Predicted 3D model of a 349-nucleotide part of an RNA (small-subunit ribosomal RNA, central domain) from bacterium D16-76. Its mean pLDDT, the model's own confidence on a scale to 100, is 89.

Context: one part of a larger RNA
RNA sequence: CUGGGUGUAAAGGGUGCGUAGGCGGCCCUGCAAGUCAGAAGUGAAAUCCAUGGGCUUAACCCGUGAACUGCUUUUGAAACUGCAGGACUUGAGUGGAGUAGAGGUAGGCGGAAUUCCCGGUGUAGCGGUGAAAUGCGUAGAGAUCGGGAGGAACACCAGUGGCGAAGGCGGCCUACUGGGCUUUAACUGACGCUGAAGCACGAAAGCGUGGGUAGCAAACAGGAUUAGAUACCCUGGUAGUCCACGCCGUAAACGAUGAUUACUAGGUGUGGGGGGUCUGACCCCCUCCGUGCCGGAGUUAACACAAUAAGUAAUCCACCUGGGGAGUACGGCCGCAAGGCUGAAACUC
Numbered sequence: 001c002u003g004g005g006u007g008u009a010a011a012g013g014g015u016g017c018g019u020a021g022g023c024g025g026c027c028c029u030g031c032a033a034g035u036c037a038g039a040a041g042u043g044a045a046a047u048c049c050a051u052g053g054g055c056u057u058a059a060c061c062c063g064u065g066a067a068c069u070g071c072u073u074u075u076g077a078a079a080c081u082g083c084a085g086g087a088c089u090u091g092a093g094u095g096g097a098g099u100a101g102a103g104g105u106a107g108g109c110g111g112a113a114u115u116c117c118c119g120g121u122g123u124a125g126c127g128g129u130g131a132a133a134u135g136c137g138u139a140g141a142g143a144u145c146g147g148g149a150g151g152a153a154c155a156c157c158a159g160u161g162g163c164g165a166a167g168g169c170g171g172c173c174u175a176c177u178g179g180g181c182u183u184u185a186a187c188u189g190a191c192g193c194u195g196a197a198g199c200a201c202g203a204a205a206g207c208g209u210g211g212g213u214a215g216c217a218a219a220c221a222g223g224a225u226u227a228g229a230u231a232c233c234c235u236g237g238u239a240g241u242c243c244a245c246g247c248c249g250u251a252a253a254c255g256a257u258g259a260u261u262a263c264u265a266g267g268u269g270u271g272g273g274g275g276g277u278c279u280g281a282c283c284c285c286c287u288c289c290g291u292g293c294c295g296g297a298g299u300u301a302a303c304a305c306a307a308u309a310a311g312u313a314a315u316c317c318a319c320c321u322g323g324g325g326a327g328u329a330c331g332g333c334c335g336c337a338a339g340g341c342u343g344a345a346a347c348u349c
Stems, first nucleotide, its partner, number of pairs: 003321004007303002012317001014201004021194003025088001027086005033081002035077008049065006091191001092188003095184005103177007110154001115149007125136002162169002206247006215241002220236004258316006266294011298305002322349003331342004
């Protein structure tokens, strides 16, 4: 490279937008680059193959043929691809009418709880554990009642419920704002799919500057446990967790399953919409979108998957090619740093 693969064996990029490129609906006309057919030229010799012959055979050598699958020129064909022109509406988009939602950003508001402070009542314990101790408390703790401060998170509702491309999003209200779904069929008329680069987003931890700090809590200190205990348990406790702005760019970033399209038995729940039957918000029937479970064919090494496919096909991208060495070294790029991205070899089994 070809081939074969990528849920769990090695392998789907964390996610989106999108450049080049690749691929692309239906009908008509033209052109003839690809494509197909004919002809001509060329395709040295040797070699290879077939056949005949010469050395006693063979290797070797000689003759003849075929072949040299290619290229060029030319004459045609027009189904397919391409190019040009025209037409279409089912793909895609726009408009109209509805609709659900923790989608995003900003501002404001609320109650419960923890902690702390002040005051009242009140007295000897509280706390913690397997058991204890460290710790707190007669300078009045814990308990209880009232008042106040402050930060963080939003019980119930809550649901294999909803929304988002992913990360993720949950008290209430307001403003601004993104997307989806259903329906209609007025408009555009293939405007599409994918997407190397590139750009953007991207949990937690971490970093920079400034603020904030109730609870929790790496580090750290003490008490226990233990042979030891740099742990598990306990009492404390600083970064951090929170906010603003700027970095970092990773993850079991998982459905360990790339995106898009079409097709291929059913059954049952649930969220959102539309239609029918109906007097009817019901029930029932049909249908579209989402989200679960079960299951046939088929697939699979098995487990399992099974219209939300891991089935049957098509297009495009990414990735894999024995284990260790190693996601290391070196170089490059990025970063304040931590480090990230790219990414070997010797050697060894």